[in-house]
The prediction has a mean pLDDT of 83.
The part of an RNA shown here (large-subunit ribosomal RNA, domain I) has 531 nucleotides and comes from Salipiger mucosus DSM 16094.
It matches the Rfam family "Bacterial large subunit ribosomal RNA".
Context: one part of a larger RNA
RNA sequence: GGCGUUUGGUGGAUGCCUUGGCAGCAAGAGGCGAUGAAGGACGUGAUACUCUGCGAUAAGCUUUGGGGAGCCGAGAAUAGGCUGUGAUCCAAAGAUCUCCGAAUGGGGCAACCCACCUGACAGUUCGAUAUAAUUGCCCACGGGCAGCCUAUAUCAAGCUGAACCAGGUACUUUGAGGCUGAAUACAUAGGCUUCAAAGAGCAAACCCGGGGAACUGAAACAUCUAAGUACCCGGAGGAAAGGAAAUCAAUUGAUACUCCCCCAGUAGCGGCGAGCGAACGGGGACCAGCCGAGCCUUGAGAGUGAAUGGAAUGGUCUGGAAAGGCCGACCACAGCGGGUGACAGUCCCGUACAUGAAGCUCGAUGGGACGUAUUAAGUAGGGCGGGACACGUGAAAUCCUGUCUGAAGAUCGGGGGACCACCCUCGAAGGCUAAGUACUCCUUGCUGACCGAUAGCGAACCAGUACCGUGAGGGAAAGGUGAAAAGCACCCCGACGAGGGGAGUGAAACAGUACCUGAAACCGAGCGCCU
Numbered sequence: 001g002g003c004g005u006u007u008g009g010u011g012g013a014u015g016c017c018u019u020g021g022c023a024g025c026a027a028g029a030g031g032c033g034a035u036g037a038a039g040g041a042c043g044u045g046a047u048a049c050u051c052u053g054c055g056a057u058a059a060g061c062u063u064u065g066g067g068g069a070g071c072c073g074a075g076a077a078u079a080g081g082c083u084g085u086g087a088u089c090c091a092a093a094g095a096u097c098u099c100c101g102a103a104u105g106g107g108g109c110a111a112c113c114c115a116c117c118u119g120a121c122a123g124u125u126c127g128a129u130a131u132a133a134u135u136g137c138c139c140a141c142g143g144g145c146a147g148c149c150u151a152u153a154u155c156a157a158g159c160u161g162a163a164c165c166a167g168g169u170a171c172u173u174u175g176a177g178g179c180u181g182a183a184u185a186c187a188u189a190g191g192c193u194u195c196a197a198a199g200a201g202c203a204a205a206c207c208c209g210g211g212g213a214a215c216u217g218a219a220a221c222a223u224c225u226a227a228g229u230a231c232c233c234g235g236a237g238g239a240a241a242g243g244a245a246a247u248c249a250a251u252u253g254a255u256a257c258u259c260c261c262c263c264a265g266u267a268g269c270g271g272c273g274a275g276c277g278a279a280c281g282g283g284g285a286c287c288a289g290c291c292g293a294g295c296c297u298u299g300a301g302a303g304u305g306a307a308u309g310g311a312a313u314g315g316u317c318u319g320g321a322a323a324g325g326c327c328g329a330c331c332a333c334a335g336c337g338g339g340u341g342a343c344a345g346u347c348c349c350g351u352a353c354a355u356g357a358a359g360c361u362c363g364a365u366g367g368g369a370c371g372u373a374u375u376a377a378g379u380a381g382g383g384c385g386g387g388a389c390a391c392g393u394g395a396a397a398u399c400c401u402g403u404c405u406g407a408a409g410a411u412c413g414g415g416g417g418a419c420c421a422c423c424c425u426c427g428a429a430g431g432c433u434a435a436g437u438a439c440u441c442c443u444u445g446c447u448g449a450c451c452g453a454u455a456g457c458g459a460a461c462c463a464g465u466a467c468c469g470u471g472a473g474g475g476a477a478a479g480g481u482g483a484a485a486a487g488c489a490c491c492c493c494g495a496c497g498a499g500g501g502g503a504g505u506g507a508a509a510c511a512g513u514a515c516c517u518g519a520a521a522c523c524g525a526g527c528g529c530c531u
Stems, first nucleotide, its partner, number of pairs: 001530009015516001016480002020451002022448007029440002031202002039100003042055003046078002049075003061094006070082003105114003115169005121161005127155006134147005171199010206237001207235005217224001221271001247254002258285005268276002289432003295368003301362004307355003313328005329346002331335001337349003381405008391417001412427005467474002487515001490502004
């Protein structure tokens, strides 16, 4: 040095587990905000820090209801307290709620700086009243009247006030007043001002509107496509939008709108390329019509709801431990689930079932008050230029309109895919409308041939953290002792170390906080053989 075998170190795979995720289902909720939100800063405990809670009344204050013995949140303990005069805790309603933030008195480099007005409070002056003291008079010896330098208290008014305290002071719109006030005489417009109300900002998707790409495809590329997509802006609601025919149909007729399945990849459109792509009609979901469908009140009943009651097991064996084995018993409208020293219907929490205050939500019924419009002109149509319609200007109807024009008046007007006639059908230029449909930041319950720590959310763990970047932004790693800390008293070596050896705990310490299991790579040691 090699081979074999035994035994270690290192390392953290694997197995098992789950506090966390993922995807659904059924309900709920679908908003919060100038009564100051979302989100934060700073504080707040007996005690340094972090999280959680809370706000100078600061891990809390009050009330009502529940509950009934412990409690003072977690990391984590000690001191000191609270509690049957009912605490802690749970539910509901209130109070408080620093500073920033739409942030709104002004400013500002967010959590800071600087103000004004009014009030409160304090001082002072004057006035009024009361009491006390004092002077005089009347006195029946209780007291009454008048005056006053004074003191105290209360009330009212004026003035002053360094700091502290409370309230107010932004802008816009609308409404109501007041003062003014042009061209232009009255006026009106406009201006100033007071009061009241509203708006502003945030939030996951869904919805409507205004704007609106490119990569790409066409095997290049320009019309075209991607696509009215992404993105930006505005607006709203729990849904939004749409909606009761100037609609279709075709000689029968149908009857608002929305959504789904067909019709149908059809008819068509299309450098007739790539591609785009209906409608009529049929079957379903839902159904409702109208000129405000609502408003005020009543509140049967239902839901939610802290919570309450809630059946039934013993022995023995193994074992550290019984829920396991064996033997015997019981309950079940409860054998869903979780926990307990291994696998528990009958040990604990629960479960089925029954009950349930206040508050809140829905809401039958009865009563009351209001409203009940109107026939639409710079419109329809036309020219030019665009856009939307499946339809790229085409034979191109229909709809919208930047611009120029411009009717009729129900004896009228629009449409039926150029256009004309006949026929049929409808009534534009005002408005409202539930349901069926879309979505899930969020709450509750339940489910999974979903994951099980390189998986599953980026995040099972103090994670949008540490860290990186000027910034926009990017963005981790990291779970497991044991049933219970019983977390190794004491002794020894060592530096009063690190680490280890005894002793002790424990079922186990090769379970010792570098802790379940503990693979491989990699590094040793003992023994045997070979060289």